[in-house]
């Protein structure tokens, strides 16, 4: 220099032929249970879906470009 994969909650990830409100497990917080802790049960909070631009009535999703991580070729 060329090519590919990935980027979504604190962590690990799902989420498609673009469409009703963005979700799961774990974790945090609160409550119940216990003498207490753990377990278990219930509830809550937490997201500009990597940045910018474009297409569209509508974008996490499609297109362009940039950034970062990993891999391949040279």
């Nucleotide at each position: 220099g060329g090519g590919g994969u990935u980027a979504u909650a604190g962590c690990u990830c799902a989420g498609u032929u673009g469409g009703u409100u963005a979700g799961a497990g774990c974790g945090c917080u609160u409550c119940g249970u216990u003498c207490a802790c753990a377990u278990c049960g219930a509830a809550u909070a937490g997201g500009u879906c990597c940045a910018c631009g474009g297409u569209u009535c509508g974008a996490a999703u499609c297109c362009g470009c940039g950034u970062a991580a990993c891999c391949c070729c040279a």